Source information
Predicted 3D model of a 479-nucleotide part of an RNA (small-subunit ribosomal RNA, 3' major domain) from Chitinophagaceae bacterium UBA1931. The sequence was found in a public genome assembly. Its Rfam family is "Bacterial small subunit ribosomal RNA". Its mean pLDDT, the model's own confidence on a scale to 100, is 82.
[in-house]
Context: one part of a larger RNA
RNA sequence: UGGCGGGGGUCCGCACAAGUGGUGGAGCAUGUGGUUUAAUUCGAUGAUACGCGAGGAACCUUACCUGGGCUAGAAUGCAUUUUGACCGCAGGUGAAAGCCUGUUUUGUAGCAAUACACAAUUUGUAAGGUGCUGCAUGGCUGUCGUCAGCUCGUGCCGUGAGGUGUUGGGUUAAGUCCCGCAACGAGCGCAACCCCUAUCUUUAGUUGCCAUCAGGUAAUGCUGGGAACUCUAAAGAAACUGCCGUCGUAAGACGUGAGGAAGGAGGGGAUGAUGUCAAGUCAUCAUGGCCUUUAUGCCCAGGGCUACACACGUGCUACAAUGGGGGGGACAAAGGGCUGCCACUUAGCGAUAAGGAGCUAAUCCCAAAAACCCUCUCUCAGUUCAGAUUGGAGUCUGCAACUCGACUCCAUGAAGCUGGAAUCACUAGUAAUCGUAUAUCAGCAAUGAUACGGUGAAUACGUUCCCGGACCUUGCACA
Numbered sequence: 001u002g003g004c005g006g007g008g009g010u011c012c013g014c015a016c017a018a019g020u021g022g023u024g025g026a027g028c029a030u031g032u033g034g035u036u037u038a039a040u041u042c043g044a045u046g047a048u049a050c051g052c053g054a055g056g057a058a059c060c061u062u063a064c065c066u067g068g069g070c071u072a073g074a075a076u077g078c079a080u081u082u083u084g085a086c087c088g089c090a091g092g093u094g095a096a097a098g099c100c101u102g103u104u105u106u107g108u109a110g111c112a113a114u115a116c117a118c119a120a121u122u123u124g125u126a127a128g129g130u131g132c133u134g135c136a137u138g139g140c141u142g143u144c145g146u147c148a149g150c151u152c153g154u155g156c157c158g159u160g161a162g163g164u165g166u167u168g169g170g171u172u173a174a175g176u177c178c179c180g181c182a183a184c185g186a187g188c189g190c191a192a193c194c195c196c197u198a199u200c201u202u203u204a205g206u207u208g209c210c211a212u213c214a215g216g217u218a219a220u221g222c223u224g225g226g227a228a229c230u231c232u233a234a235a236g237a238a239a240c241u242g243c244c245g246u247c248g249u250a251a252g253a254c255g256u257g258a259g260g261a262a263g264g265a266g267g268g269g270a271u272g273a274u275g276u277c278a279a280g281u282c283a284u285c286a287u288g289g290c291c292u293u294u295a296u297g298c299c300c301a302g303g304g305c306u307a308c309a310c311a312c313g314u315g316c317u318a319c320a321a322u323g324g325g326g327g328g329g330a331c332a333a334a335g336g337g338c339u340g341c342c343a344c345u346u347a348g349c350g351a352u353a354a355g356g357a358g359c360u361a362a363u364c365c366c367a368a369a370a371a372c373c374c375u376c377u378c379u380c381a382g383u384u385c386a387g388a389u390u391g392g393a394g395u396c397u398g399c400a401a402c403u404c405g406a407c408u409c410c411a412u413g414a415a416g417c418u419g420g421a422a423u424c425a426c427u428a429g430u431a432a433u434c435g436u437a438u439a440u441c442a443g444c445a446a447u448g449a450u451a452c453g454g455u456g457a458a459u460a461c462g463u464u465c466c467c468g469g470a471c472c473u474u475g476c477a478c479a
Base pairs, nucleotide, nucleotide: 001479002478003476004475005474007473008472009471010470011469012468013467015463016462019426020425021424022423023422026317027316028315029314030313031312032311033310034308035307042053043052064303065302066301067300068299069298070297076126077125078124079123082120083119084118088103089102090101091100092099093098106117107116108115109114128292129291131290132289133288137286138285139281140280141279142277144275149188150187151186152185153184154183155164156163157162168179169178170177194269195268196267197266199237200236201235202234203233204232205231209226210225213224214223215222240263243257244255245254246253247252319419323378324377325376326375327374328373329372335366336365337364340359341358344355345354346353347352385416390411391410392409393408394407395406396405432455433454434453435452436451437450438449
């Protein structure tokens, strides 16, 4: 100087407390461990692994296993041999890959020889490796933590390591600011600058809008028209403790103070200092070293990654009446669409199919929002709850749904009556609850992830305690 303490002081955080809803019990989905297996590819493992890499494993992917094949090799460059085209077509063998055979056929310059281009082929040279080492590395990432810290120059103090500044008194979300001080300044962080959102103004009105006027329809901004409103998307305004009062030297704090759409950081996002964990990743990529080279490389078929006594994590659906079922009615936002989205019609109980408009989209389509409201029914039961499992019949995608897809219909109708010890999330448009969309994608294991809106709470006395953190101080047999 740091680190540590079941030392002290001050302070903060959904850390506790006060509340709300869960997990832990059931069934299923998914990940992991274990076991099994020819293989169940590899990595991630307290917090900081376990719906994680994977934003989509039938083949492919694919790295694993079994079997069949290739050896300058699947790609590219250079040199070289041979051929003249290449592509394609046909045959044999085969599971395919591969191997074997046949057939057809170039351009430019030049009279030609030949040269060049292109393509295939031979040889040579550089291959290749998802093999090992993340404890050789770069880059990227997690975490402490969006915590308020981490340092430097000069000066001063100390023999020195170092200290001071950065401590103290206040204040703040903040090393934020004020005052004081052997310190005076500065840098990386904080804040601001950036984006979205809440209000208004101006500009602009098509594909969006319709107040006033007119026309028209079974109905609709449908048409003429309008530029008000909504909205769209560009530019501005607006919030600064600016004003008032109280307290205070100041910084600032307080006020059901005014004004204001918004008030004291208005609400979100992006943004992550010096460092810590030899944290994670050699399987995104790059890369040192090592290993391999008729194989640890490459091609192919089939299988596996989907196994199943069991254990754990994360979720979905329920156990019902604040509910289930039937009928009727209303209101979003944000996305996507040409190998696409598909209105409408017809067939089918349905998944879908057959026809068939519009739309490269503020124009057309996906698209029905659902919870909600009205009404009928069920009357507390393993039920008109719940839907696992299984049988049958189908639809769709795709060379191909056996291992191993999703969906539909009929039948079947398991466990489950609110869950032990324990444990998690959340402070407001939040929790809870309700649907919608997208990426990936032929299809789909999505109940996942990421966005979007609808309805919309309860509680916080407080900081004694648990956990984590910050500053000062103290002890130490630690470095």